[in-house]
Small-subunit ribosomal RNA, 5' domain from a metagenome, 519 nucleotides, folded computationally. The RNAcentral record of the full RNA draws on SILVA. Model confidence (mean pLDDT): 86 of 100.

Context: one part of a larger RNA
RNA sequence: GAGUGAACGCUGGCGGAGUGCCUAAUACAUGCAAGUCGAGCGUGAAAGUCUUCGGAUGAGUAAAGCGGCGCACGGGUGAGUAAUGGAUGAGAACAUGCCCUGAAGUGGGGAAUAACUACUGGAAACGGUAGCUAAUACCGCAUGGUAACGAAAGUUUAAAGGUGGCGCCGUAAGGGCUACCGCUUCAGGAUUGGUUCAUCUCCCAUUAGCUAGUUGGCAGGGUAAUGGCCUACCAAGGCAACGAUGGGUAUGUGGUCUGAGAGGAUGAUCACACACACUGGAACUGAGACACGGUCCAGACUCCUACGGGAGGCAGCAGUAGGGAAUAUUGCACAAUGGGCGAAAGCCUGAUGCAGCAACUCCGCGUGAGUGAAGAAGGCCCUUGGGUUGUAAAGCUCUUUAGCCUGGAAAGAAGUGGCCUACGGUAAAUAAUCGUGGGUUGUGACGGUACCAGGUGAAUAAGCGCCGGCUAAUUUCGUGCCAGCAGCCGCGGUAAUACGAAAGGUGCAAGCGUUACUC
Numbered sequence: 001g002a003g004u005g006a007a008c009g010c011u012g013g014c015g016g017a018g019u020g021c022c023u024a025a026u027a028c029a030u031g032c033a034a035g036u037c038g039a040g041c042g043u044g045a046a047a048g049u050c051u052u053c054g055g056a057u058g059a060g061u062a063a064a065g066c067g068g069c070g071c072a073c074g075g076g077u078g079a080g081u082a083a084u085g086g087a088u089g090a091g092a093a094c095a096u097g098c099c100c101u102g103a104a105g106u107g108g109g110g111a112a113u114a115a116c117u118a119c120u121g122g123a124a125a126c127g128g129u130a131g132c133u134a135a136u137a138c139c140g141c142a143u144g145g146u147a148a149c150g151a152a153a154g155u156u157u158a159a160a161g162g163u164g165g166c167g168c169c170g171u172a173a174g175g176g177c178u179a180c181c182g183c184u185u186c187a188g189g190a191u192u193g194g195u196u197c198a199u200c201u202c203c204c205a206u207u208a209g210c211u212a213g214u215u216g217g218c219a220g221g222g223u224a225a226u227g228g229c230c231u232a233c234c235a236a237g238g239c240a241a242c243g244a245u246g247g248g249u250a251u252g253u254g255g256u257c258u259g260a261g262a263g264g265a266u267g268a269u270c271a272c273a274c275a276c277a278c279u280g281g282a283a284c285u286g287a288g289a290c291a292c293g294g295u296c297c298a299g300a301c302u303c304c305u306a307c308g309g310g311a312g313g314c315a316g317c318a319g320u321a322g323g324g325a326a327u328a329u330u331g332c333a334c335a336a337u338g339g340g341c342g343a344a345a346g347c348c349u350g351a352u353g354c355a356g357c358a359a360c361u362c363c364g365c366g367u368g369a370g371u372g373a374a375g376a377a378g379g380c381c382c383u384u385g386g387g388u389u390g391u392a393a394a395g396c397u398c399u400u401u402a403g404c405c406u407g408g409a410a411a412g413a414a415g416u417g418g419c420c421u422a423c424g425g426u427a428a429a430u431a432a433u434c435g436u437g438g439g440u441u442g443u444g445a446c447g448g449u450a451c452c453a454g455g456u457g458a459a460u461a462a463g464c465g466c467c468g469g470c471u472a473a474u475u476u477c478g479u480g481c482c483a484g485c486a487g488c489c490g491c492g493g494u495a496a497u498a499c500g501a502a503a504g505g506u507g508c509a510a511g512c513g514u515u516a517c518u519c
Base pairs, nucleotide, nucleotide: 001519002518003517004516006515007514008513009512010511013365014364015363016362017361018360019358020357021323026321027320028319030318031317032316035069036068037067040066041065043063048057049056050055076276077275078274085201086200087199088198089197090196091195094193095192099189100188101187102186103185104184105183106182107141109139110138116131117130118129119128120127121126147156148155149154161181162180163179164178165177166176168175169174202248203247204246209239210238211237214236215235216234217233219231220230221229251273252272253271254270255266256265257264258263278299279298280297281296282295301312302311303310304309329355331354332353333352337351338349339348340347341346368398369397370396371395378389379388380387381386402460403456404455405454406453407452408451412446416442417441418440419439420438421437422436423435424434425433463508464507465506466505467504468489469488470487474503475502476501477500478499484491485490
């Protein structure tokens, strides 16, 4: 000199863009943060309104339940981890829900069970027994290839329907045809992930030897898959001063800061990867987890209890206590972007978009402009002549950014939703549906915000550090090795440019200094 997720002191006008628990991975009151689908399924209210008092409507709505998909994403934190991680570059022995492409199929049956009803246990959490019922839930049968196994012959393995429409059949229930959404099997793609190898990846040698599943082989098991991953047997290997083993510290990287560079320091925000979710352990479900807002076991802690037994996990967003020099609102909205579910409308979304707080940082703007010498008054100094503050003020002439007041007023929103319609695809079809286009009508948290116009009146807006040298800027008074200053040298013991005050000056400026840390 530059820098900071900073803090402290004094001071403080506005706006934009960012950033904001670095400490206790300490404990957490309260609310919210993951649901959705009735176009998979069986049940199925009430309030209210009307009433001819029977009922109708509300409504097949709400709700609980079975089932499907999602909950493995998104969000948080950095405790652990020195290599089971990361970065870069190479692979082979793998898996991959939803998505895209292609091929084939979707036939015919069955037995249950929740909800519900009855009885019943318990303080509660939560149950028990009996009975009833449905499905795209579950289980057989059939079919069977470019699937699996096999040398071949051959053997084995699947499924589920729903909604809309309509020349059709039917009195009806229903059937048939068709479109769309699904379902099953296989192949390919895309994406994502698992896994292997090489190189690099902090300090200590006052850590020098370490290792028996250890190193390799063979056989088997296990896995989606390779492999001592695991087991039996066989061999005796493997690593190490090019630092093994041990100890300490630490998420890593892109980057960030500094520096001419080489390098040094660092890893907040943003992005990628990893790890973790009260502590330790375990598996289940699933395409994917050994799962933050799932399950089980153990532990510590907190809470409820009728003492028999139960409940909980903010390192999600706010917020509280504590710790600390120190770090914000228990806000608004799903309008946009993105995500989950759904055919869709839509619902959910503390992701996200916004607003609030903080000079915490960077950037921009303002606190007026011109004129004005009687060089006013006052202050300070003085050699008493004057000098200085100082064109500074006053006065005069102007301007009106920002502020305040008044009025107008967006973009972000159509690639989206509803309705109508033209053409085309499909189809028996002028129906339905899909695609493309046109018309029309809606949808904004921010917010009456940005912005624009008008009005107002110099009005509402300057401080902080320093002035001995380094280092730009000096005099007077007070004090008298005292009080004090200080980054280094050093000042102060009666004329202190170094302490304290004043006047003046100087530097930066909505900031200025100090402290801490890095180069």